Transfer RNA from a Desulfobacterales bacterium, 72 nucleotides, folded computationally. The coordinates come from a structure-prediction model, not an experiment, and the mean pLDDT is 81. Lineage of the source: Bacteria > Pseudomonadati > Thermodesulfobacteriota > Desulfobacteria > Desulfobacterales. Its Rfam family is "tRNA". By type it is a transfer RNA.

Formats: sequence, C1' cells, structure tokens
RNA sequence: GCGCCUGUAGCUAAACGGAAUAGCAGGAGCCUUCUAAGCUCUGAUAUGCGGGUUCGAUUCCUGCCAGGCGCG
Repeated sequence: GCGCCUGUAGCUAAACGGAAUAGCAGGAGCCUUCUAAGCUCUGAUAUGCGGGUUCGAUUCCUGCCAGGCGCG
C1' cells in the first nucleotide's frame, strides 16, 4: 500500500429500514443479628466521527478514524 472483518451503556452481547433490547456491574428497598444469597424496583448524554439516500438509518451507500486478520 491492497483486501476482508469489527466498532452499540462501565463490561459482554442483541436488534426485517419504523427510532435501541438484554445479561452482568451500579443505585434504592425487602429479607437477615450482620454479610452473602434470594426477591422487588430503578437510572444513563450507548449506535466511532462526518457526508449521502430515504417520509424515516444501528441497519443501505460513501470518506475518514481506531482495532484485528490476511496479502504484497
């Protein structure tokens, strides 16, 4: 330099183009002598950064950025 893949909450992952869903972690409460476990409730400015297509984009197109793999 070229090709392919990945980028979503603190972490790990979902999501036919109809506007983002969980688990763990976090916070509050119940229970318990206390802790752990268990149960209930709960928040977040989470879609790498731009541009385009579309009534509507996490999704499609495109340029960058970062990471990984391969080729030279």